[in-house]
RNA sequence: CCGUGCUAGGCGGGGAAUUAGCGGUGCCCUGCACUCGCAAUCCGCUCUAGCGAGGCUGAAUUCCCACCCAGAGGGGUUGAGCCUUCGGGGCCAGUACGCCGGUCGAUGGCGUUGAUGGCCAGGUCCCGUGCGAUGGACGGCCGUGAACCAGGUCAGAUCCGGGAGGAAGCAGCCUUAAGCGGUACCGCCUAUGCGCCACGGGGAAGCCUGGCAGUAGUCACCGGUCGGCGGGCACGCCCGGGGACCAACUUCGAAGGCGGGUGCACGG
Numbered sequence: 001c002c003g004u005g006c007u008a009g010g011c012g013g014g015g016a017a018u019u020a021g022c023g024g025u026g027c028c029c030u031g032c033a034c035u036c037g038c039a040a041u042c043c044g045c046u047c048u049a050g051c052g053a054g055g056c057u058g059a060a061u062u063c064c065c066a067c068c069c070a071g072a073g074g075g076g077u078u079g080a081g082c083c084u085u086c087g088g089g090g091c092c093a094g095u096a097c098g099c100c101g102g103u104c105g106a107u108g109g110c111g112u113u114g115a116u117g118g119c120c121a122g123g124u125c126c127c128g129u130g131c132g133a134u135g136g137a138c139g140g141c142c143g144u145g146a147a148c149c150a151g152g153u154c155a156g157a158u159c160c161g162g163g164a165g166g167a168a169g170c171a172g173c174c175u176u177a178a179g180c181g182g183u184a185c186c187g188c189c190u191a192u193g194c195g196c197c198a199c200g201g202g203g204a205a206g207c208c209u210g211g212c213a214g215u216a217g218u219c220a221c222c223g224g225u226c227g228g229c230g231g232g233c234a235c236g237c238c239c240g241g242g243g244a245c246c247a248a249c250u251u252c253g254a255a256g257g258c259g260g261g262u263g264c265a266c267g268g
Base pairs, nucleotide, nucleotide: 001268002267003266004265005264006263009057010056011055012030013029014028015027020046021045022044023043024042034054035053036052037051038050063261064260065259067257068256073252074251075250076249077248078247079246081245083243084242085241086240087239088238089237092236094235095234097230098229099228100227101226102225103224104223105222107220108219109218110217118212119211120210121209122208123207124206125202126201127200128199129198130197131195132194133192134191135190136189138187139186140185141182142181143180144179150175151174152173153172158167159166160165
C1' cells in the first nucleotide's frame, strides 16, 4: 500500500418554550434524513444526553474536533422611528364645538313712493287724585215686630155717681220702639290681581305710533375667511402600560466552506 472480516462511532441538526437541569414528543427553521412502540395537567433521564425492540452502515464524501461565513431562522436590549390598542389627566388649547365681532359671497325681505340709523312728541311702564264697576258695612227705604210693664181707639165686663155723666181699661183693630229679615233704588264709608275712562306728575333701555332733517343702503339666514372669549374631553396634547412593523446593537445558529484527527484481527 492492497484485500477480507470486525469494533468505536453514525443513520440528522438548530431555535424558542417547558424544566432544578438535560434529552424527547408537540411548535418553528433547515432540507430529505432507517423501521416500530411510548409521551403536554406529558414521557424518559441525572452529568451524559430520550427509553425499549429490531435493521443498515462503518474507519471516512459518511465518524470526531477546531476555524470561516451569516445568505435560513429564533431569542434579548434599545428607540424624540412609525402604526395600533388600553387606562388615566384636563395644567396645553391645535382641530372640532358654543358665543361674539370684522370682512367677503349666495339667497330672501325692506328701501329714492326716502329704508336702516339719528332727533322730537305720544303710548306702553310707575305714583297720586277723580269717575265708573264690583264686593262689604252703616243709614234711608220696605216687610215683620209688644199677653202686662208702648201709643191711639177701646165692644163686652168692672168701678164711682140718685141721675146726667165720669174713670181706669182686657180682647180686637190701627200705629210704633228695640230687635229680626230684605234691599231693585237713594246717601255715606270702605276695599280692590277691576277699567279701550279723565286729570296731574315721573320716566333707564327696549318696543309701537306719528312727525322732522338727511342720504343709500339696511335686515334675516346660510357659507368661506380672520380675530376674541368659553367650556369640555371626540381627536390632538401630556402621563403610564401592551402589541405589530422598522432600525441599531447583541446572542444562539441549521445548511455550506476549509483544515486537522481516529482503530483491531488475518492474508498478500